Predicted 3D model of a 76-nucleotide RNA (transfer RNA) from a Candidatus Acetothermia bacterium. It matches the Rfam family "tRNA". By type it is a transfer RNA. Rfam describes the family as follows. Transfer RNA (tRNA) molecules are approximately 80 nucleotides in length. Lineage of the source: Bacteria > Bacteria candidate phyla > Candidatus Bipolaricaulota. It was read from a public genome assembly.

[in-house]
RNA sequence: AGGCCCGUAGCUCAACUGGAAGAGCACCGGACUCCAAAUCCGGGGGUUGGGGGUUCAAAUCCUCCCGGGCCUGCCA
Numbered sequence: 001a002g003g004c005c006c007g008u009a010g011c012u013c014a015a016c017u018g019g020a021a022g023a024g025c026a027c028c029g030g031a032c033u034c035c036a037a038a039u040c041c042g043g044g045g046g047u048u049g050g051g052g053g054u055u056c057a058a059a060u061c062c063u064c065c066c067g068g069g070c071c072u073g074c075c076a
Stems, first nucleotide, its partner, number of pairs: 001072007010025004019056001027043005049065005
């Protein structure tokens, strides 16, 4: 330098290939308990990495950029 993959809640990951963004853990509140843990019930938390475009509608398609990983090449 070129190619491929990835980026979604604090963390780990879904979202059936365009049609209402979810789960587990964590966190907060409650029940239980002498207290706590475990367990159970409830709750908050998202510019879907950023900009632009296509579309009635975008996490999903196109484009540029940023970050991470892998491969190939160059290196006097």